[in-house]
RNA sequence: UAUAAUCUUCGGGGUAUGUGAAAUUCAUAAUCGACGGUGAUUGGUGUUUUGCCAUAAGUCCGUGAGCCUUACGGCUGAUUCGGUGAGAGUCCGAAACCGACGGUAAAGUCCGGAUGGGAGAAGAUUUUG
Numbered sequence: 001u002a003u004a005a006u007c008u009u010c011g012g013g014g015u016a017u018g019u020g021a022a023a024u025u026c027a028u029a030a031u032c033g034a035c036g037g038u039g040a041u042u043g044g045u046g047u048u049u050u051g052c053c054a055u056a057a058g059u060c061c062g063u064g065a066g067c068c069u070u071a072c073g074g075c076u077g078a079u080u081c082g083g084u085g086a087g088a089g090u091c092c093g094a095a096a097c098c099g100a101c102g103g104u105a106a107a108g109u110c111c112g113g114a115u116g117g118g119a120g121a122a123g124a125u126u127u128u129g
Base pairs, nucleotide, nucleotide: 002128004126005125006124007123008122009121010120015029016028017027018026030109031108032099033098034063035062036061037060042054043053044052045051058097059096066075067074068073079095080094081093082092083091101112102111103110
């Protein structure tokens, strides 16, 4: 350093006002963005050159929660325009859009299943090469 096993820890954010008998659900105005990958970002470092480290997508490619099913398994949201450029789905600017189930005055933001589960992340020990 790699492989395998076991264990430990971590592992989702967000509201004000108005109306009303009643709404964090309506209206208005706000506000939030899990995990892995990719990546023309940014910073650091090194070099003749290639690089290396950290960081960078809610809407690209996947995963997870959730729902259906006896089970196998299946289903599962949302982006455009302009700019730069050889190249943009990721950069810059602008304007949009999306968000399980149950409860309840109609819910991404409240309460509940959930002191749950979880993609995965970090670490420890052991095995083998």
Source information:
A computed fold for a 129-nucleotide RNA, annotated as FMN riboswitch aptamer (RFN element). Its Rfam family is "FMN riboswitch aptamer (RFN element)". Gene Ontology term of the family: FMN binding. The sequence was found by an Rfam model in a public genome assembly. The model forms 100% of the base pairs in the Rfam consensus.